[in-house]
């Protein structure tokens, strides 16, 4: 910087002790213990093993959970534009498209 995904999934454990959930502004979680670290678990992006089909030296599909990450509160918690519906309106709702981020391969 490119390209995929982001609605689901994941402990009544132990240690720690005061934060945390990107940033910002909300709104939320937390001494009926935050972060982090240890187990532990989820998933199936990369790799790796098995395997079935094809237009076969490549290609799709499916299982493993071994390997290398990732993650394990809320839809990426929610927050921009535009369409369409409800409504007096303040607002919800559903699509679609950006910004911004998160993760995996190069």
């Nucleotide at each position: 910087c490119u390209c995929a995904u982001c609605u689901a999934g994941a402990g009544c454990g132990g240690u720690g002790g005061a934060g945390g959930g990107a940033a910002c502004g909300g709104c939320c979680c937390a001494a009926c213990g935050a972060a982090g670290c240890c187990c532990g678990g989820c998933a199936a992006c990369c790799g790796g093993u098995c395997c079935g089909c094809c237009u076969c030296a490549g290609g799709c599909a499916g299982a493993c959970a071994c390997g290398g990450u990732g993650c394990c509160a809320a839809c990426u918690c929610c927050g921009a534009u535009c369409c369409g519906c409800c409504g007096a309106a303040a607002g919800g709702c559903g699509g679609a498209u950006a910004c911004a981020g998160a993760u995996g391969a190069g």
Molecule: SAM riboswitch aptamer (S box leader)
Organism: soil metagenome